[in-house]
């Protein structure tokens, strides 16, 4: 340099045109002599960025950024 893939909560991930979610973690309460486990409730998101399409975009399209894989180059 070329091609492909990935980017969604603190972490790991699901979702794939109209409600943003799960597990773990965190906070509070219950339980306990106490802790753990368990139970209940809660907080937490510019869905990587910028545009475009659409009545409507996390989802479709383009460009960009970061990371991963392969190929090429390395006089």
């Nucleotide at each position: 340099g070329c091609a492909g893939g990935u980017a969604u909560a603190g972490c790991u991930c699901a979702g794939c045109g109209g409600g943003a979610g799960a597990g773990c973690a965190c906070u509070c309460g219950c339980c306990u002599c106490a802790c753990a486990c368990g139970c209940g409730a809660g907080g937490g998101g510019u869905c990587g960025c910028u545009g475009g399409u659409u009545c409507a975009a996390u989802c479709c399209c383009a460009g960009c950024u970061a990371c991963c894989u392969g190929c090429a180059c390395c006089a």